[in-house]
RNA sequence: AGUGAAGGUAGAGGUGCGGACUUCAUGAGUAAAAAUCCGGAGAAGGAUGAGCUUCUGGGAAGGAUUUUAAAAGGGACGUCUGCCGAAGUAGAGAAGGACUCAUUGCUUUCUUUGCUGGUCCUGUAUUUAAUAAAUGCAGGAUUGUCAAGACCUAUCAGUCUUGGAGAGCUAUCUCAUUU
Numbered sequence: 001a002g003u004g005a006a007g008g009u010a011g012a013g014g015u016g017c018g019g020a021c022u023u024c025a026u027g028a029g030u031a032a033a034a035a036u037c038c039g040g041a042g043a044a045g046g047a048u049g050a051g052c053u054u055c056u057g058g059g060a061a062g063g064a065u066u067u068u069a070a071a072a073g074g075g076a077c078g079u080c081u082g083c084c085g086a087a088g089u090a091g092a093g094a095a096g097g098a099c100u101c102a103u104u105g106c107u108u109u110c111u112u113u114g115c116u117g118g119u120c121c122u123g124u125a126u127u128u129a130a131u132a133a134a135u136g137c138a139g140g141a142u143u144g145u146c147a148a149g150a151c152c153u154a155u156c157a158g159u160c161u162u163g164g165a166g167a168g169c170u171a172u173c174u175c176a177u178u179u
Base pairs, nucleotide, nucleotide: 001178002177003176004175005174007173008172009171010170011169014084016083017082018081019080020079021078023076024075032068033067034066035065036064037063038062042055043054044053045052046104047103048102049101050100051099087116088115089114090113091112092111093110094109095108096107097106117143118142119141120140121139122138123137124136125135126134145164146163147162148161149160150159151158
C1' cells in the first nucleotide's frame, strides 16, 4: 500500500423506519339497551359437525316505529422516544387465547428460510364501514450509495449513461496474510 473475516466501533440517505401518549374526524345516528306492534319456535357461545351450558309460549330468531346511544381496530396533526434490516412481508415449525372434541379461520409470542436500499404515483388483488390506510404483484418517477464507461477539470469537485444491492456504503480499529 493491498486482500480476507456476515470481525468490532461510529456514521450517512429523508415527506427515512418503528413504538407510546394527548387531541380531532371517521366509525355512526351504526351496534347495543328500553317501549309498542307484527311474527310464532327456536336462539347464543368465530364457521361447520357432535356435545355441554344458558335463554325462550310469562313469547326465541327475524321485521317495523320511537327514545336513549357507544366502543375497538384503522386514520390526521402534534409531543416524547428507540433506531438506519431501521422495518415490512410471505412460507414452515412450536406454544398460548376465546366452553370440550375434529377440521378450519382469527389473534399473541418465539424460532427459521426467502424477498424488499428509501420515498412517491398509477393499475390490479386482498383486508376493511370506507374510493381512507395497509399489504402482495406489475409498471413508472425520484433519491442516496457503489461499480463501469464517457465529458469536464490543474486538483478537489461536478455532469451524463448503464448496471448492482443493505450480508450493502463511508470512516476507523483488531486479527491473519501478500508485496
A computed fold for a 179-nucleotide RNA from Niallia endozanthoxylica, annotated as Lysine riboswitch aptamer. Its Rfam family is "Lysine riboswitch aptamer". Rfam links the family to the GO term lysine biosynthetic process. RNAcentral holds the sequence, with entries from Rfam.